The part of an RNA shown here (small-subunit ribosomal RNA, 3' major domain) has 479 nucleotides and comes from a Nitrospirota bacterium. NCBI's taxonomy places the organism under Bacteria, Pseudomonadati, Nitrospirota.

Context: one part of a larger RNA
RNA sequence: UGACGGGGGCCCGCACAAGCGGUGGUGCAUGUGGUUUAAUUCGACGCAACGCGAAGAACCUUACCUAGGCUUGACAUCCCUGGAAUCCCCUUGAAAGAGGGGAGUGCCCGCAAGGGAGCCAGGAGACAGGUGCUGCAUGGCUGUCGUCAGCUCGUGUCGUGAGAUGUUGGGUUAAGUCCCGCAACGAGCGCAACCCUCACCCUCAGUUGCCACCGGGUCAUGCCGGGCACUCAGAGGGAACUGCCCAGGAUAACUGGGAGGAAGGUGGGGAUGACGUCAAGUCCUCAUGGCCUUUAUGCCUAGGGCUACACACGUGCAACAAUGGCCGGUACAAAGGGUCGCAAUCCCGCGAGGGGGAGCCAAUCCCAGAAAACCGGUCUCAGUUCGGAUUGGAGUCUGCAACUCGACUCCAUGAAGUCGGAAUCGCUAGUAAUCGCGGAUCAGAACGCCGCGGUGAAUACGUUCCCGGGCCUUGUACA
Numbered sequence: 001u002g003a004c005g006g007g008g009g010c011c012c013g014c015a016c017a018a019g020c021g022g023u024g025g026u027g028c029a030u031g032u033g034g035u036u037u038a039a040u041u042c043g044a045c046g047c048a049a050c051g052c053g054a055a056g057a058a059c060c061u062u063a064c065c066u067a068g069g070c071u072u073g074a075c076a077u078c079c080c081u082g083g084a085a086u087c088c089c090c091u092u093g094a095a096a097g098a099g100g101g102g103a104g105u106g107c108c109c110g111c112a113a114g115g116g117a118g119c120c121a122g123g124a125g126a127c128a129g130g131u132g133c134u135g136c137a138u139g140g141c142u143g144u145c146g147u148c149a150g151c152u153c154g155u156g157u158c159g160u161g162a163g164a165u166g167u168u169g170g171g172u173u174a175a176g177u178c179c180c181g182c183a184a185c186g187a188g189c190g191c192a193a194c195c196c197u198c199a200c201c202c203u204c205a206g207u208u209g210c211c212a213c214c215g216g217g218u219c220a221u222g223c224c225g226g227g228c229a230c231u232c233a234g235a236g237g238g239a240a241c242u243g244c245c246c247a248g249g250a251u252a253a254c255u256g257g258g259a260g261g262a263a264g265g266u267g268g269g270g271a272u273g274a275c276g277u278c279a280a281g282u283c284c285u286c287a288u289g290g291c292c293u294u295u296a297u298g299c300c301u302a303g304g305g306c307u308a309c310a311c312a313c314g315u316g317c318a319a320c321a322a323u324g325g326c327c328g329g330u331a332c333a334a335a336g337g338g339u340c341g342c343a344a345u346c347c348c349g350c351g352a353g354g355g356g357g358a359g360c361c362a363a364u365c366c367c368a369g370a371a372a373a374c375c376g377g378u379c380u381c382a383g384u385u386c387g388g389a390u391u392g393g394a395g396u397c398u399g400c401a402a403c404u405c406g407a408c409u410c411c412a413u414g415a416a417g418u419c420g421g422a423a424u425c426g427c428u429a430g431u432a433a434u435c436g437c438g439g440a441u442c443a444g445a446a447c448g449c450c451g452c453g454g455u456g457a458a459u460a461c462g463u464u465c466c467c468g469g470g471c472c473u474u475g476u477a478c479a
Base pairs, nucleotide, nucleotide: 001479002478003476004475005474007473008472009471010470011469012468013467015463016462019427020426021425022424023423026318027317028316029315030314031313032312033311034309035308042053043052064304065303066302067301068300069299070298073127077126078125079123080122081121082120083119086103087102088101089100090099091098092097107116108115109114129293130292132291133290134289138287139286140282141281142280143278145276150189151188152187153186154185155184156165157164158163169180170179171178195270196269197268198267200238201237202236203235204234206232209228214225215224216223241264244258245257246256247255248254320420324379325378326377327376328375329374336367337366338365341360342359346355347354348353386417391412392411393410394409395408396407397406433455434454435453436452437451438450439449
């Protein structure tokens, strides 16, 4: 100087408390451990691994296993020879591959011979290849402490020195934020602001919106002429600064209250992550040192596996019902996606879906019925008209192909489950809870993920205690 203390002081954070909803019990989905297996590819392991890499394993992916094959190789550069590209057929085979036959010539220079470029095949070797090892050799990227308020430097001063001072102190703040003081005076990286978005207004320009105004038309609808006033979409600008008032305070910073205002005292959200810590994670994104392998640890192919199942754990979904289930009627979104695509009206099917195809490269058409809510009816506390697992049967769709191993539909079957031990998690407001909608990936395949809106709470006395953190101080046999 740090680190640590079941030392002290001050102060924060859904840290506790106060509340609301969960997890832990059941069924299923998913990840992991374990076990099994020819293989169940690999990585990730307290917080910070476990719906994680995987934004999508039937083949492919695929790295694993078994079997069949290849050796200059599936891919790159160079050399030689031949043809040139390309297409079709036969035998064998699971395919890869192996063997055989046929058609067929282009472009540039040149009269031609010939040469050249791209391409294919054969040959020799330099070499290729490796998701093989080492993240404790590395770059890059990322997680975490932590959006915490800290981490440092120059000069000066003090100290023999390590170092101190500044950065401590009195106030204050979300903040090393600011004020005052002070052997310090300044500065840098962080904080804040500048950026995006939401909330209010104005201006500009309107193939969305409006009968607001005029006219026409319809059972009806901005449907049509017409118009941009309103809504909205887009660009630019304004608006909030403790600016104003009162009180407190060192007359300061600031704090409490008030006015006006769409909005206050960082207005809500986002992007943004200092010096560093964990030899944290990743050699399987990529790059890369070293090592290893080269008729194999490389490459091709078929099939299998990653989907196994006595168990254990994590994360979710659905429930256990009456603020509920079922039936009928009837409203109101936002944000997205769409041309190898989204697909309306219509017809067929109980349905998944099929037929057909208007329109749309999309503020103009489609996906698209939002759902909870509301109105009416029914069920009357029961393992039930709760609950839907499991299983049997019949189907649909995607795809070369759904046996291992897809999703969905219909009929039948109806299991566990009556609110969950010890323990444990999230959340402070348009939040929790609850309800549906969309998207990425994607042929198909989400209860996951990323977004969107609808309805919309309760509680916070307080900081003694648990956890994490900041500053000062104290002890130390630790570095």
Its Rfam family is "Bacterial small subunit ribosomal RNA". Its family is annotated with ribosome and structural constituent of ribosome in the Gene Ontology.